[in-house]
Context: one part of a larger RNA
RNA sequence: CGUACGAAACUUGAGAGGAUUCUUCUUUAGUACGAGAGGAUUUAGAAGGACGUUCCUCUGGUGUCCCAGUUGUCGCGCUAGCGGCACGGCUGGAUAGCUAUGAACGGAAUGGAUAAACGCUGAAAGCAUAUAAGCGUGAAGCCAGCCUCAAGAUUAGGUUUCGUUGGGUUUUACCCUGAAGUCCCCAAGAAGACGACUUGGUUGAUAGGCCAGAUGUGUAAGAGCAGUAAUGUUCUCAGCUAACUGGUACUAACGGACGAACG
Numbered sequence: 001c002g003u004a005c006g007a008a009a010c011u012u013g014a015g016a017g018g019a020u021u022c023u024u025c026u027u028u029a030g031u032a033c034g035a036g037a038g039g040a041u042u043u044a045g046a047a048g049g050a051c052g053u054u055c056c057u058c059u060g061g062u063g064u065c066c067c068a069g070u071u072g073u074c075g076c077g078c079u080a081g082c083g084g085c086a087c088g089g090c091u092g093g094a095u096a097g098c099u100a101u102g103a104a105c106g107g108a109a110u111g112g113a114u115a116a117a118c119g120c121u122g123a124a125a126g127c128a129u130a131u132a133a134g135c136g137u138g139a140a141g142c143c144a145g146c147c148u149c150a151a152g153a154u155u156a157g158g159u160u161u162c163g164u165u166g167g168g169u170u171u172u173a174c175c176c177u178g179a180a181g182u183c184c185c186c187a188a189g190a191a192g193a194c195g196a197c198u199u200g201g202u203u204g205a206u207a208g209g210c211c212a213g214a215u216g217u218g219u220a221a222g223a224g225c226a227g228u229a230a231u232g233u234u235c236u237c238a239g240c241u242a243a244c245u246g247g248u249a250c251u252a253a254c255g256g257a258c259g260a261a262c263g
Base pairs, nucleotide, nucleotide: 001152005163006162007161008160009159010158011157015149016148017147018146021049022048023047024046025045026044033038051106052105053104054103055102059100060099061098062097066093067092068091069090070089071086072085073084074083075082076081110144111143112142117137118136119135120134166176167175168174169173181258182257183256184255185201186200187199188198189197206252207251208250209248210247211246212245213244216240217239222235223234224233225232226231
């Protein structure tokens, strides 16, 4: 830009792509077969490999500062307590998120038309013949079935809902206003390279802050008591706590434009 008014939502599916994989074990059965050695077709069931999709409850990883311990040195006048630097100084743990080596699920069933192959009826050719007319069985393959995209499918589809107001004139064509709705902008996001997408914009829980909780760490500082002291112990399952959960307008979501009956 188009899809013959402007919008919002939900859809149909022409068409396209993906997947459609492999192995082992048990049973049938040590049966059929075979002198023996050996050893099935088939049927039913189970487990697994690789691959794929989704996810983070569990097992782990990461988690540059969430907690604790600790070395050297410097600083805060000193002690105590803290802070800086040394690979996050080192060490032990670890929330959210993201993750695999972790978890769940998938390949199918079924139908149709067939290949090789095997048949029924059956003439030409009194017989025979699966074929000439006609009718069947039959594969991991083909077409559907499963999953994803999909109306620029220009043959541009369908359904539902919303809107088409008021005023001025030179009076049937212009001007102003601006409906449903949308965009810019703003607050953000388990969305994201950027666009896009999703949520919200005071009629508000969108983000931050604050409150409460969860989680993690592991018993803070200070004081009392015991000990010559190092240290231990009580107040104390304490103190602190990112991204998590719930709440709460304290702070920030200000402001502006486009937009319809013709072309």
Annotation:
Predicted 3D model of a 263-nucleotide part of an RNA (large-subunit ribosomal RNA, domain VI) from planctomycete str. 670. Model confidence (mean pLDDT): 85 of 100. The source organism's lineage runs through Bacteria, Pseudomonadati, Planctomycetota, Planctomycetia and Planctomycetaceae. Its Rfam family is "Bacterial large subunit ribosomal RNA".